Context: one part of a larger RNA
RNA sequence: UGACGGGGGCCCGCACAAGCGGUGGAUCAUGUGGUUUAAUUCGAUGCAACGCGAAGAACCUUACCUGGGCUUGAUAUGGCGACUAAACUCAUUGAAAGAUGAGGUCCUUCGGGGAGUCGUCACAGGUGCUGCAUGGCUGUCGUCAGCUCGUGUCGUGAGAUGUUGGGUUAAGUCCCGCAACGAGCGCAACCCCUACAAUUAGUUACUAACAGGUUAAGCUGAGGACUCUAAUUGAACUGCCUACGCAAGUAGUGAGGAAGGAGGGGAUGACGUCAAGUCCUCAUGGCCCUUACGCCCAGGGCCACACACGUGAUACAAUGGUAGCUACAGAGGGCAAAGCCGCGAGGCAGAGUUAAUCCCUUAAAAGCUAUCUCAGUCCGGAUCGGAGUCUGCAACUCGACUCCGUGAAGUUGGAAUCGCUAGUAAUCGCAGAUCAGCAUGCUGCGGUGAAUGUGUUCCCGGGCCUUGUACA
Numbered sequence: 001u002g003a004c005g006g007g008g009g010c011c012c013g014c015a016c017a018a019g020c021g022g023u024g025g026a027u028c029a030u031g032u033g034g035u036u037u038a039a040u041u042c043g044a045u046g047c048a049a050c051g052c053g054a055a056g057a058a059c060c061u062u063a064c065c066u067g068g069g070c071u072u073g074a075u076a077u078g079g080c081g082a083c084u085a086a087a088c089u090c091a092u093u094g095a096a097a098g099a100u101g102a103g104g105u106c107c108u109u110c111g112g113g114g115a116g117u118c119g120u121c122a123c124a125g126g127u128g129c130u131g132c133a134u135g136g137c138u139g140u141c142g143u144c145a146g147c148u149c150g151u152g153u154c155g156u157g158a159g160a161u162g163u164u165g166g167g168u169u170a171a172g173u174c175c176c177g178c179a180a181c182g183a184g185c186g187c188a189a190c191c192c193c194u195a196c197a198a199u200u201a202g203u204u205a206c207u208a209a210c211a212g213g214u215u216a217a218g219c220u221g222a223g224g225a226c227u228c229u230a231a232u233u234g235a236a237c238u239g240c241c242u243a244c245g246c247a248a249g250u251a252g253u254g255a256g257g258a259a260g261g262a263g264g265g266g267a268u269g270a271c272g273u274c275a276a277g278u279c280c281u282c283a284u285g286g287c288c289c290u291u292a293c294g295c296c297c298a299g300g301g302c303c304a305c306a307c308a309c310g311u312g313a314u315a316c317a318a319u320g321g322u323a324g325c326u327a328c329a330g331a332g333g334g335c336a337a338a339g340c341c342g343c344g345a346g347g348c349a350g351a352g353u354u355a356a357u358c359c360c361u362u363a364a365a366a367g368c369u370a371u372c373u374c375a376g377u378c379c380g381g382a383u384c385g386g387a388g389u390c391u392g393c394a395a396c397u398c399g400a401c402u403c404c405g406u407g408a409a410g411u412u413g414g415a416a417u418c419g420c421u422a423g424u425a426a427u428c429g430c431a432g433a434u435c436a437g438c439a440u441g442c443u444g445c446g447g448u449g450a451a452u453g454u455g456u457u458c459c460c461g462g463g464c465c466u467u468g469u470a471c472a
Base pairs, nucleotide, nucleotide: 001472002471003469004468005467007466008465009464010463011462012461013460015456016455019420020419021418022417023416026314027313028312029311030310031309032308033307034305035304042053043052064300065299066298067297068296069295070294073123077122078121079120080119081118082117083116084115088103089102090101091100092099093098106113107112125289126288128287129286130285134283135282136278137277138276139274141272146185147184148183149182150181151180152161153160154159165176166175167174191266192265193264194263196234197233198232199231200230201229202228206223207222210221211220212219237260240254241252242251243250244249316413320372321371322370323369324368325367326366332360333359334358335352339348340347341346379410384405385404386403387402388401389400390399426448427447428446429445430444431443432442
């Protein structure tokens, strides 16, 4: 100087408390451990692994296993020699890959050119090992308020000072003081979205007035008001008032204002820590394989199942289930409407659409009416049987969905444990990426919309000061 303390002081955080909803019990989905297996490819392992890499394993992917094949190789560059176009088509064999056979045939100034095949040599190739040799990228402490430097001063020196102290802040934020004076990386601001207004613009969006028109409808003429769209600008700064204070600033059911003290959200992650993660994104040192640890193919496996754990979905019902009727979004994509057929998944059809135009697209919870009346039920839907639809060479291992039947566990869950402070939790649906097909996962979007706290004794984590130490 640090680190540590079941030392002290101050402060903060959904850390606790106060609340709301869960997990832990059930069934299923998914990941992991374990076990099994020819193989169940590999990695990730407290927080910070476990719906993680994987934004989608039937083949492919695929790295694993079994079997069948290839050896300058699936691919690149070059040297030497020989030969010939190659592509392509057909036949035999085969699970395919491959092997064998037949056909086929460029340009030319006739020197050759480009291209190919074979042999040979350099080499290719490796998702083989080492993340404890590395780059790059990432997680984490933590969006925590810290981490340092120059000069000066102090100290024999390691170092200290500044950065400590008194206040204040979300903040090393700012003020005051001070042997310090300044500065850098962080904080904040500058960027984006959102909340208000103005100006400009007015189609594909909009419809107040005028006119036409319909069962109805901005449907049409028209309009530039409104909504909206998308560019520019304004607006919030403790600016004003009161109280406290030297100041910074704090408090107020204060005014004005769409918004008030950082308005809400995002992007943004200092010096460093964990020899944290990744050699299987990529790159790369070293080591290793080279008729195989490389390459091609078929089938299988990654989907196994006495069990254990994590993360989720659905429930156990009446704030509900079922049936009918009636409404209201946002965001996104490129797809497919009307009509007809089918109980339905879906099929036929193909208008429109390169999209504020058309389509996906009926949002669902909600509201109204009816019924069920507390029951393992008209709750719950697992499982199984049968019949189908769709995608795709192909749904047996191993896809999703539909219909009919079946109708399991489950009556609110022990110890323990998680999330959340407002348009949040809870609840409801919609869209997208991946994608032929496949979503209870992920990423977004809107609808309905709470309760509690204004405290810091305690648990956990963190910051500053101080103290002890046989630790570095």
This is a predicted structure of a 472-nucleotide part of an RNA (small-subunit ribosomal RNA, 3' major domain) from a Chlorobiaceae bacterium. The sequence was found in a public genome assembly. NCBI's taxonomy places the organism under Bacteria, Chlorobiota, Chlorobiia, Chlorobiales, Chlorobiaceae.